[in-house]
RNA sequence: UGAUAGAGGCGCGGAGUUUCAAGAGUAACACAGCAUUUUGCCGGCAGGCGGCUGUGCGAAAGGGAAAUCCGCCGAAAUCGCGGGAAACGGCUGCCGCCGCCCUGCGGUUGGGCUGUUGCAAAAGAUGUAACAGACUGUCACGAAUGUGGAGCGCUAUCGUU
Numbered sequence: 001u002g003a004u005a006g007a008g009g010c011g012c013g014g015a016g017u018u019u020c021a022a023g024a025g026u027a028a029c030a031c032a033g034c035a036u037u038u039u040g041c042c043g044g045c046a047g048g049c050g051g052c053u054g055u056g057c058g059a060a061a062g063g064g065a066a067a068u069c070c071g072c073c074g075a076a077a078u079c080g081c082g083g084g085a086a087a088c089g090g091c092u093g094c095c096g097c098c099g100c101c102c103u104g105c106g107g108u109u110g111g112g113c114u115g116u117u118g119c120a121a122a123a124g125a126u127g128u129a130a131c132a133g134a135c136u137g138u139c140a141c142g143a144a145u146g147u148g149g150a151g152c153g154c155u156a157u158c159g160u161u
Base pairs, nucleotide, nucleotide: 001159002158003157004156005155006154009073011072012071013070014069015068017067018066019065020064029056030055031054032053033052034051040049041048042096043095044094045093046092047091076109077108078107079106080105081104082103083102084101088099089098090097110136111135113133114132115131116130117129118128119127120126138149139148140147141146
């Protein structure tokens, strides 16, 4: 220096999979009454709708838990700058914009856990960012209780110089 193979552990990610909880007795819809012509529903034009109470009926999506299967150990997550066809979503139609999704380049993060704050979300679930804390794997240093670094790392094997 190149290739191959590995390790960290509540390890990472995926699935039109199955079951379950929650979403929720919510939204929508129907009937009755009251109120209003409403500043609203991403932007433009046009249209449509719109509030409250009671009764009846009554969902779904994203996200979550477990099982099973699959791919793996920059696994993956996230931020920024670009590129992207259709479909889907943002009340309807057209145009635009944004989101979702895919992708290129670059940056940060070894890993999981706990807490605080912010954001997302129906949410005491969960995710994510920053910060803090101890723990853990790895290498270096040290006489030593330890200290420090980062995965572009570490270990092993084979090869080249």
Predicted 3D model of a 161-nucleotide RNA (Lysine riboswitch aptamer) from a bovine gut metagenome. Its Rfam family is "Lysine riboswitch aptamer". Rfam describes the family as follows. Riboswitches are metabolite binding domains within certain messenger RNAs that serve as precision sensors for their corresponding targets. Allosteric rearrangement of mRNA structure is mediated by ligand binding, and this results in modulation of gene expression.